A computed fold for an 83-nucleotide RNA from a Pseudomonadota bacterium, annotated as c-di-GMP-I riboswitch aptamer.
RNA sequence: GCUGCACAAGGGCAAACCCGUCGAAAGACGGGGACGCAAAGCCACCGGUCUAAAGCGGAAGCUAUGACAGCGGGGUUACCAGA
Numbered sequence: 001g002c003u004g005c006a007c008a009a010g011g012g013c014a015a016a017c018c019c020g021u022c023g024a025a026a027g028a029c030g031g032g033g034a035c036g037c038a039a040a041g042c043c044a045c046c047g048g049u050c051u052a053a054a055g056c057g058g059a060a061g062c063u064a065u066g067a068c069a070g071c072g073g074g075g076u077u078a079c080c081a082g083a
Stems, first nucleotide, its partner, number of pairs: 012037002017032006035070001041076003045073003048068003055062002
């Protein structure tokens, strides 16, 4: 420098949609259901996105203190096999 980084085992999670509950909404939780996922385990720290009850405004609208970790980055923890 080039090439390879696998063969398996046990499995795990669960998008859309439907039902129920909560919520102003976004959305969350439970049940069903599987589009996908090797961190689709956990954390709103940075960027981003969604919502706008309260507040402000004459109105249009603005605004997160509410959300999204299955948008990207970051942090953190972890099973099996191999090295």
Record summary:
It matches the Rfam family "c-di-GMP-I riboswitch aptamer". Rfam links the family to the GO term cyclic-di-GMP binding. Taxonomically the source falls in Pseudomonadota (Bacteria, Pseudomonadati).